[in-house]
RNA sequence: UUCCCAUCAAGAGUCGCCUGAGGGUCCUGGCCCACUGAAGGCGCCGCAACCGGACCCGGCCGCACGCCGAGAGCACGGUGCGAAACCCAGGCAUGGAUGGGAG
Numbered sequence: 001u002u003c004c005c006a007u008c009a010a011g012a013g014u015c016g017c018c019u020g021a022g023g024g025u026c027c028u029g030g031c032c033c034a035c036u037g038a039a040g041g042c043g044c045c046g047c048a049a050c051c052g053g054a055c056c057c058g059g060c061c062g063c064a065c066g067c068c069g070a071g072a073g074c075a076c077g078g079u080g081c082g083a084a085a086c087c088c089a090g091g092c093a094u095g096g097a098u099g100g101g102a103g
Stems, first nucleotide, its partner, number of pairs: 001103008013044001015043004022033003025093001026091005045082003050078003053074001055071001057069004086095001
């Protein structure tokens, strides 16, 4: 980067430092945030439970290892996220973001 699957109205930062003007996916119209510091980077804190792992139950088989199925959440690891419904409406947008799998 391409394809497939799942989720996106919940939750959690007025945090510290660097930096210095934009940001809220693309277009249009709004609206909101921002020099009382945007976006980005580093650190800490927190939220969540997608994947792995741990836990518990059943089975394969009497045990261990291993495998299969299910459960409840533990939060150890990999991410991700921490204004507003993906901010709202429309669009020849099915586009965007996140996770997993495959190439």
This is a predicted structure of a 103-nucleotide RNA (SAM riboswitch aptamer (S box leader)) from an uncultured Chloroflexota bacterium. The prediction has a mean pLDDT of 82.